[in-house]
């Protein structure tokens, strides 16, 4: 310096004003809170809920069916279908290599040769990819082409003899063939539901239970009934609670009232952020990853906060200017909701490194 492949960080940065959610501390307050000060407040994907754990409650004596996943070897982890190392197969360049064109270009007397363009082949490189157990347990299936596609038939030749050779075509053809990304088989794993889990505390109002206290007396009429009682209407008698401004009388009232207990709902508190935890370093190991040290607390809301606004810098594109620089615009994709480890999808823009090959110089 050409082509090619792969990773991996970062995703505005100060500063001032105004607010919102959590923590601490002082004051003030019986409390309830109030006011000040100080710190702390979204990502690389907080997103999809697609794999796999932790944690909760429910279920479980053992064993078998069903269902669902994994699939070379080996390793790592809490745990995987993630990661990682190897092994086979297929893929992989305008390099490299091998042919073909080219009345054109160098060179040369010609043969040839060289360079260069177009095109085809071969086999690779870094990397990519793999649904890489089993087709002699069974069924199924095999396009196009081809007489015939899974069962042997056929068609030519030939032989004592379906005896033995061959058949264009297609991935596979007269053969104990091919697919299992068809069903099956084999090994091997899996119980369910999720933070709206769960766990506590507990209001009014229904309605449960238990106690006390009060009413449920007497009688006419009508109506239904075999009766017993039954349902309307009315009159006498007694009548607690409660109202009437605390009390008492006294009136009023007209059948239920009052106390406990136990569910549970509204709300409230837990779970809730100290964790397979981040940062810096050595060690072991190709690597994933693991171990020692040292340092560090870094939202924790929950009808659900993390916002607006100025203002300087940086960055990108435009316009002027020789230049410094100035003006004016833009600036993704998104927004935690128990917690983590993967994948997957989404991304304006900047930044960095690592391998492979050919070339050229040292």
């Nucleotide at each position: 310096g050409a082509a090619g492949u792969c990773g991996g960080u970062c995703g505005g940065a100060c500063a001032g004003u105004c607010g919102c959610c959590g923590g601490u501390g002082a004051u003030c307050g019986c409390a309830a809170g109030a006011u000040c000060a100080c710190g702390g407040g979204a990502g690389g994907a907080a997103g999809g809920u697609c794999c796999g754990g932790g944690c909760u409650c429910c279920a479980c004596a053992g064993a078998g069916c069903a269902g669902g996943g994994u699939a070379g070897c080996g390793g790592c982890u809490a745990a995987u279908g993630a990661c990682c190392g190897u092994c086979c197969g297929c893929u992989g360049a305008a390099a490299c290599g091998g042919u073909g064109u080219g009345a054109g270009g160098g060179c040369g007397a010609a043969a040839g040769c060289c360079a260069c363009a177009c095109g085809c082949c071969c086999a690779u490189a870094a990397g990519g990819c793999g649904a890489g157990g089993a087709c002699u347990a069974g069924g199924g299936c095999c396009a196009c082409a081809g007489a015939g596609a899974c069962g042997a038939g056929c068609g030519u030749a030939u032989u004592u003899a379906g005896u033995u050779a061959c058949g264009g075509u297609g991935a596979a053809a007269c053969g104990c063939g091919g697919c299992a990304a068809c069903c099956u088989c084999u090994a091997c794993c899996c119980g369910g539901a999720g933070c709206a889990a769960u766990a506590c505390c507990a209001a009014a109002u229904a309605g449960g239970c238990a106690c006390a206290c009060g009413c449920c007396g007497c009688u006419g009429g009508c109506g239904g009934g075999a009766a017993a009682c039954c349902g309307c209407u009315g009159g006498c008698c007694a009548g607690a609670a409660g109202g009437c401004g605390g009390c008492u009388c006294g009136u009023u009232g007209g059948a239920g009232u009052g106390u406990g207990c136990g569910g549970g709902u509204a709300g409230g508190u837990a779970g809730c952020u100290u964790g397979a935890g981040c940062c810096g370093c050595g060690c072991a190991g190709u690597a994933a990853u693991g171990c020692a040290c040292g340092g560090c607390c870094u939202a924790g809301a929950g009808g659900a906060a993390u916002g607006a606004c100025u203002g300087u810098c940086a960055c990108g594109c435009a316009c002027g200017g020789c230049a410094a620089c100035g003006u004016g615009c833009g600036a993704a994709c998104a927004g935690a909701a128990c917690c983590c480890g993967g994948c997957c999808u989404a991304u304006a823009g900047a930044c960095c490194g690592a391998c492979u090959u050919c070339a050229a110089c040292a």
Notes
Predicted 3D model of a 362-nucleotide RNA (Bacterial RNase P class A) from a Betaproteobacteria bacterium. Its Rfam family is "Bacterial RNase P class A". From the family's description: Ribonuclease P (RNase P) is a ubiquitous endoribonuclease, found in archaea, bacteria and eukarya as well as chloroplasts and mitochondria. Its mean pLDDT, the model's own confidence on a scale to 100, is 77. The source organism's lineage runs through Bacteria, Pseudomonadati, Pseudomonadota and Betaproteobacteria.